[in-house]
Molecule: transfer RNA
Organism: Callorhinchus milii
RNA sequence: CGUCCUGUAGCUCAGUGGUUAGAGCAUUCGUGUCACGAGCGAGAGACCUGGGUUCGAUUCCCAGCAGGGGGA
Numbered sequence: 001c002g003u004c005c006u007g008u009a010g011c012u013c014a015g016u017g018g019u020u021a022g023a024g025c026a027u028u029c030g031u032g033u034c035a036c037g038a039g040c041g042a043g044a045g046a047c048c049u050g051g052g053u054u055c056g057a058u059u060c061c062c063a064g065c066a067g068g069g070g071g072a
Stems, first nucleotide, its partner, number of pairs: 001071001003069005010025004018055001027043005048064005
């Protein structure tokens, strides 16, 4: 310098043009126990940024930003 991929919860990952955005681990509360745990129940927590298309965008398109792969 140009090219491809990725960006969703604290972490690892699903997912879809529409009316609850889920799972595991973690975390909080309760239950449980003599106590601590395991187990069980409940809660909190997220779509990288801007613009466009659309009745409607986390999803599609463009640009940017960040990370990664290979190339010169």